[in-house]
A computed fold for a 351-nucleotide part of an RNA from a metagenome, annotated as small-subunit ribosomal RNA, central domain.
Context: one part of a larger RNA
C1' cells in the first nucleotide's frame, strides 16, 4: 500500500467549538468538466501472444500479424456527479406559549454534628483493641448542662430520579446566565453532517503567591503484632484536603462502545410535556403522541459472553485508531511546563 478490523482478543482522541477538506434533501431548465458511445492520431525497437521460415530438434534467431491499461483530437448522448439559474419545504434554524431540572457563576443565609475555649454539676477514671499498650485524667479528664469561637460538609427527601458535551453537579434564598424537551406552525429556504490542524473545557493528586485550618490525614513519631514488620491494628501528627488568582493536562477521563441520519417485532417500569376519555369536582384510573432514562426479549448479529428502536442489527457519510510478545509508551530530537512531568515517538537485541 491492498485488505481486515477497533464492548471484553491490538485498536474510539477525556470532552467540546470549529478552519481547510470530504460528503450532502425535493422539482424544473440550461451547460457539458467528470461519465458514456464513436472517429482520427499516438502508444519506438526488442520482449510477451498468434502464424510461418532457418539450425537434424530445441534453446536461439528471422519475417509477418495481433495486442497495448493510457494520452491527444473531433463528433455525439444528458440518466448520474458537477457547474449555473429559478423554485419548494420534509433536513436545519428563527419566533411564540406554558412547564421540568444537584446545568454554570456570584452573593447571602440555616440547622445537626465534630473539635476547641469559658462557666456549672460531679469525683476517678477515660480512651482504645483480638487482647493490650503508647495517649488523656485529682493542676479535676470522660459524662452532663449553659454560653462562646471556628472550619468543613449538607442526614431525611433521594429514586437503575434529574441536569450537563465531557470532567462533573445535592441544605435554603436572591441576582446574573447556558442548554434541552413538549406544544403552536407564523418566518427563513438546504442555511446541513463530519471535522486534519487550531482554539477552549477538563476528576484527583501535584506546583506558585497570599489567606484559612474544625474534622480527616500521605510523610513522620510512639505503642502493639511479628522471626523481622520500614505494613495491616492503636495513640498522636505535618503537608494536603478549604478559599482567591495563576499553572499542570493526566485517569479503569469506562457504556472499556467516535459523531450524524435512515430503516428493522413486541412487553414492562420510570422522568418531562401534549391530546382524548371515565369519575359531578379532588384524589385516582384508562387510551394515545413526542422526548429522555431502565429492565426483559423476536428477527438479526457475535468466537463466545452478550447486544438487541438508547444496537454490538441493516445501510450511507466524515473523523480517530490497530497491525505478534518483550525492549517501550522507553531513548534521542522537537514542542509544552516553574518543577513534577506531559505530548509526539523509534531502533538494536530477543522470544
Nucleotide at each position: 500500500c491492498u485488505g481486515g478490523g477497533c464492548g471484553u482478543a491490538a485498536a474510539g482522541c477525556g470532552g467540546g467549538u470549529g478552519u481547510a477538506g470530504g460528503c450532502g434533501g425535493c422539482c424544473a431548465u440550461g451547460c457539458a468538466a467528470g461519465u458514456c458511445g464513436g472517429u482520427g492520431g499516438u502508444g519506438a525497437a526488442a520482449g510477451c501472444c498468434c502464424c510461418g521460415g532457418g539450425u537434424u530438434u530445441a534453446a536461439c534467431u528471422c519475417g509477418g500479424g495481433a495486442a497495448g491499461u493510457g494520452c491527444c483530437u473531433c463528433c455525439g448522448a444528458a440518466a448520474c456527479u458537477g457547474c449555473a439559474u429559478g423554485g419548494c419545504u420534509u433536513g436545519a434554524g428563527u419566533c411564540c406559549g406554558g412547564g421540568a431540572g444537584a446545568g454554570g457563576u456570584g452573593g447571602g443565609u440555616g440547622g445537626a454534628a465534630u473539635u476547641c475555649c469559658c462557666g456549672g454539676u460531679g469525683g476517678a477514671g477515660c480512651g482504645g483493641u483480638g487482647a493490650a499498650a503508647u495517649g488523656c485524667g485529682c493542676a479535676g479528664a470522660u459524662a452532663u448542662c449553659g454560653g462562646g469561637a471556628g472550619g468543613a460538609a449538607c442526614a431525611c427527601c433521594g429514586g437503575u430520579g434529574g441536569c450537563g458535551a465531557a470532567g462533573g453537579c445535592g441544605g435554603c434564598c436572591c441576582a446574573c446566565u447556558g442548554g434541552a424537551a413538549c406544544g403552536g406552525u407564523a418566518c427563513u429556504g438546504a442555511c446541513g453532517c463530519u471535522g486534519a490542524g487550531a482554539c477552549c473545557c477538563g476528576a484527583a493528586a501535584g506546583c506558585g503567591u497570599g489567606g484559612g485550618g474544625a474534622g480527616c490525614a500521605a510523610a513522620c513519631a510512639g505503642g502493639a503484632u511479628u522471626a523481622g514488620a520500614u505494613a495491616c491494628c492503636c495513640u498522636g501528627g505535618u503537608a494536603g484536603u478549604c478559599c482567591a488568582c495563576g499553572c499542570c493536562g493526566u485517569a479503569a477521563a469506562c457504556g472499556a462502545u467516535g459523531g450524524a441520519c435512515a430503516c428493522u417485532a413486541a412487553g414492562u417500569g420510570u422522568u418531562g410535556u401534549g391530546g382524548g376519555g371515565a369519575g359531578g369536582u379532588u384524589g385516582u384510573c384508562c387510551c394515545u403522541g413526542c422526548a429522555g432514562u431502565g429492565c426483559u426479549g423476536a428477527a438479526g448479529g457475535u468466537a463466545a459472553c452478550c447486544c438487541a428502536u438508547u444496537a454490538a442489527g441493516u445501510g450511507u457519510c466524515c473523523c480517530g485508531c490497530c497491525u505478534g510478545g518483550g525492549g517501550a509508551g522507553u531513548a534521542c530530537g522537537g514542542c509544552c511546563g516553574c518543577a513534577a512531568g506531559g505530548u509526539u515517538a523509534a531502533a538494536a537485541c530477543u522470544c